[in-house]
RNA sequence: CCAGAUGGCCGGAUGGCCGCCUCGGCGGCGCUUUGGCGCCGACGGGGAGGAAAGUCCGGGCUCCACGGAAACACGGUGCCGGGUAACCCCCGGCGGGGGCAACCCCAGGGAAAGUGCCACAGAAAGCAAACCGCCAACCGGGCUUCGGCCCGCGGCAAGGGUGAAAGGGUGCGGUAAGAGCGCACCGCGCUCCCGGCGACGGGGGCGGCACGGUAAACCCCACCGGGAGCAAGACCAAAUAGGGGCGGCACGCCGGAGCUUGCUCCGGCAGGCGCGUUUCCGCGCCGCCGCCCGGGUAGGUCGCGCGAGGCGUCCGGCAACGGGCGUCCCAGAUGAAUGGCCGUCACCCGCCGUCCGGCGGGGACAGAACCCGGCUUACAGGCCGUCUGGCAUU
Numbered sequence: 001c002c003a004g005a006u007g008g009c010c011g012g013a014u015g016g017c018c019g020c021c022u023c024g025g026c027g028g029c030g031c032u033u034u035g036g037c038g039c040c041g042a043c044g045g046g047g048a049g050g051a052a053a054g055u056c057c058g059g060g061c062u063c064c065a066c067g068g069a070a071a072c073a074c075g076g077u078g079c080c081g082g083g084u085a086a087c088c089c090c091c092g093g094c095g096g097g098g099g100c101a102a103c104c105c106c107a108g109g110g111a112a113a114g115u116g117c118c119a120c121a122g123a124a125a126g127c128a129a130a131c132c133g134c135c136a137a138c139c140g141g142g143c144u145u146c147g148g149c150c151c152g153c154g155g156c157a158a159g160g161g162u163g164a165a166a167g168g169g170u171g172c173g174g175u176a177a178g179a180g181c182g183c184a185c186c187g188c189g190c191u192c193c194c195g196g197c198g199a200c201g202g203g204g205g206c207g208g209c210a211c212g213g214u215a216a217a218c219c220c221c222a223c224c225g226g227g228a229g230c231a232a233g234a235c236c237a238a239a240u241a242g243g244g245g246c247g248g249c250a251c252g253c254c255g256g257a258g259c260u261u262g263c264u265c266c267g268g269c270a271g272g273c274g275c276g277u278u279u280c281c282g283c284g285c286c287g288c289c290g291c292c293c294g295g296g297u298a299g300g301u302c303g304c305g306c307g308a309g310g311c312g313u314c315c316g317g318c319a320a321c322g323g324g325c326g327u328c329c330c331a332g333a334u335g336a337a338u339g340g341c342c343g344u345c346a347c348c349c350g351c352c353g354u355c356c357g358g359c360g361g362g363g364a365c366a367g368a369a370c371c372c373g374g375c376u377u378a379c380a381g382g383c384c385g386u387c388u389g390g391c392a393u394u
Stems, first nucleotide, its partner, number of pairs: 001390010012345007020047005026041006049365001053376002056374005061229004074225005079093005094108001095106004109220002114218002116214003131160002133156003139152005168186006187209001188207008233302004243293007252269008271286005309328008347362006
């Protein structure tokens, strides 16, 4: 210098003017049950993010349910050790796969408990299998120039072909051709020893190989798990309508009951009102006024910003992280504030220009809504560290 791997950080800076939300004390005005409350004003402090996003996990908090424990069902997690409030998260390892390497990826328990499935292709897909092939030793037949040749019965899993997968792999021997048929090494299974907390690793012996794959299929094993969510939940509480109680006034007819003997209750009729209008029928309701009580709604207040908190430093740990000390207070809106305009500088792009410079343009993804720890996804532009491979030079 080129190509690559990986860890972390930033997400413009600054000034002026106007405006918005919130907090603090102050001043003025109004109300007041003298405790305060509301409005206005100036001043001072604070005012989006690395993801505030998706709402995918885990918690805090709140309400509901629940006597304890266990089992069953359902859901989740799944190599080992550690971290954490907890985790489907993080860190360090192990095993497998990829890469020359740095490094990256893995839904990574159990398939000799049982069940299911294995599409297409292919002869055969699980009590294996003869399509193309290879063989002609044995047995039977035919021919023969007596060397053999052909056919049949057959043998073979080496080669080809199909497939994600064809009942270990490579090599030598062996054979008619073959085959763990025999042997060596690798793989696999069983077993013993050693190392490691462990996942696991290394070595020795035995066994010719039995046991195909699939558990993000049922299932088995181990561990974990009550439900709903700030529109949780708590408090204050209008107007209108409706419910209950009390009081006053008003109140046709018939029947019944009760007594306080003129009132109350029940049933029926009449009357009135409503179902768009009229007639009939049907259905529903039953006077007026005042006071009080309780529930809910609109609205308001709290929950709601001191927290598994930020920053710095030291110690322990490979690390995730933990501990000590110091320091700081840092958004709380509720149709929802965090904005607009104008400068200067920095950055990027284009044009002009010998350099200095000049002119014009641009700035992503996205915006809190109870809070916190993670994961995932989006992102203009830029910065820093470590490492690998190659080339060149010294």

Predicted 3D model of a 394-nucleotide RNA (Bacterial RNase P class A) from a Rhodospirillales bacterium. The prediction has a mean pLDDT of 76. It was read from a public genome assembly, where an Rfam model found it. Its Rfam family is "Bacterial RNase P class A". By type it is a ribozyme.